[in-house]
Molecule: RNase P RNA; transfer RNA
Organism: Pseudoramibacter sp.
RNA sequence: AGACUAGAUCAGAUGAUCGCGGAGCAUGUCUCUGAGGAAAGUCCGAGCUCCACAGGGCAGGAUGCCGGAUAACGUCCGGUAAAGGUGACUUUAAGGCAAGUGCAACAGAAAGCAAACCGCCGAAUUUUCGGUAAGGGUGAAACGGUGAGGUAAGAGCUCACCAGUGGCUGAAGUGAUUCGCCAGCUGGGUAAACCCCAUUUGGAGCAAGACCAAGAACGAGCGUAAAAAAAGCGGCGGCCCGUCGCUGCUCAAUAGGUAGGUCGCUUAAGUUUGCUGGCAACAGCAAAAUCAGAUAGAUGAUCAUUUAAACAGAACUCGGCUUACAGAUCUAAUCAAAAA
RNA sequence: GCGCUCGUAGCUCAGUUGGAUAGAGCAAUGGUCUCCGAAGCCAUGUGCCGGCCGUUCGAAUCGGCUCGAGCGCACCA
Numbered sequence: 001a002g003a004c005u006a007g008a009u010c011a012g013a014u015g016a017u018c019g020c021g022g023a024g025c026a027u028g029u030c031u032c033u034g035a036g037g038a039a040a041g042u043c044c045g046a047g048c049u050c051c052a053c054a055g056g057g058c059a060g061g062a063u064g065c066c067g068g069a070u071a072a073c074g075u076c077c078g079g080u081a082a083a084g085g086u087g088a089c090u091u092u093a094a095g096g097c098a099a100g101u102g103c104a105a106c107a108g109a110a111a112g113c114a115a116a117c118c119g120c121c122g123a124a125u126u127u128u129c130g131g132u133a134a135g136g137g138u139g140a141a142a143c144g145g146u147g148a149g150g151u152a153a154g155a156g157c158u159c160a161c162c163a164g165u166g167g168c169u170g171a172a173g174u175g176a177u178u179c180g181c182c183a184g185c186u187g188g189g190u191a192a193a194c195c196c197c198a199u200u201u202g203g204a205g206c207a208a209g210a211c212c213a214a215g216a217a218c219g220a221g222c223g224u225a226a227a228a229a230a231a232g233c234g235g236c237g238g239c240c241c242g243u244c245g246c247u248g249c250u251c252a253a254u255a256g257g258u259a260g261g262u263c264g265c266u267u268a269a270g271u272u273u274g275c276u277g278g279c280a281a282c283a284g285c286a287a288a289a290u291c292a293g294a295u296a297g298a299u300g301a302u303c304a305u306u307u308a309a310a311c312a313g314a315a316c317u318c319g320g321c322u323u324a325c326a327g328a329u330c331u332a333a334u335c336a337a338a339a340a
Numbered sequence: 341g342c343g344c345u346c347g348u349a350g351c352u353c354a355g356u357u358g359g360a361u362a363g364a365g366c367a368a369u370g371g372u373c374u375c376c377g378a379a380g381c382c383a384u385g386u387g388c389c390g391g392c393c394g395u396u397c398g399a400a401u402c403g404g405c406u407c408g409a410g411c412g413c414a415c416c417a
Stems, first nucleotide, its partner, number of pairs: 002335002005332006012306007020034005025028001036311001040322002043320005048205004055241004060201005065079005080094001081092004095196002100194002102190002117136002119132005144162006163186002165183004170179003209263004219251004231247005256416003271288007341413007350366004359397001368384005390406005
């Protein structure tokens, strides 16, 4: 110097002028501050708000090797097994088909329980009967594989090795699992087919919701006469139960009115730095700073230097996943070649 | 911003317990008929089922990701 693998980081900088959102008080040519690693897709999980501090059962949904992390997760970390790669390493929705039911077109004799088309062997003797799963042929898939013995020919029929399964309360491990020994026990595939098992799951979403202001009116349902017994409506999403609220409550429609304001709205399971524990995810402790908050929606434009060109723009907030992405930098490891 | 639905031929649609040539109507093209055209009649082609990856022997159909299109949701009473 080549090829490849894993991880991390940056996402333009500086100066001048003009402009926009927010905050402050000293009220002005003032000061401070103003997008991302994905702000995206809205695919998961939570906070928060209202419905009951979210009840029971069925149905439905989700998840699915083991251990750990976390507020939680379908996420992350570590491991096991399988598959791929010479290797560093990568990928995996990875419970159960030995609970039951189903499915497998065409081909093929036969597609799940055994079955005889060709072949092989025996008997009879000219096309029949019996044995046979070694061989051929079909198929994505044909009833463990290879070899030897055995046999009329064959066959786990017997033996050796290999694969699987079961057993040992065998050894190691928290566990998935691995190793050892024994038993001819050999039970096909498919659960991103129904289903079974285990765990789990209430609904809606900041256009949630709370308050103030303005303003105009049409129906429907049900109840009765002051109480919630019955009944009705609603919370309550598919159903049943149970419970709560109201008695002037609920619903629908647009045929009515307003197109105003305040809060929710950013101090947070957050960020940065350091130390400690842990293989790691992460946890603990200490310190520091306050770091967008709009409501038609700000975060920009021009010039100069520079090679400066990607994907892309917050709208209640976090933790992840997935997808898009120019150009570069760093760290660790592997292979090959050469030299020693 | 939040919630939901759809994508199959040029157009409108069928097709789903997964089964091999994916279908119908209209349209298009060619022929026939006619002096010419339309209608009629005969024939023909037309799709990687939006894209990619997976499960499976096998995918339009099952699962995941993604792209595109469409719909609904203001408050008060």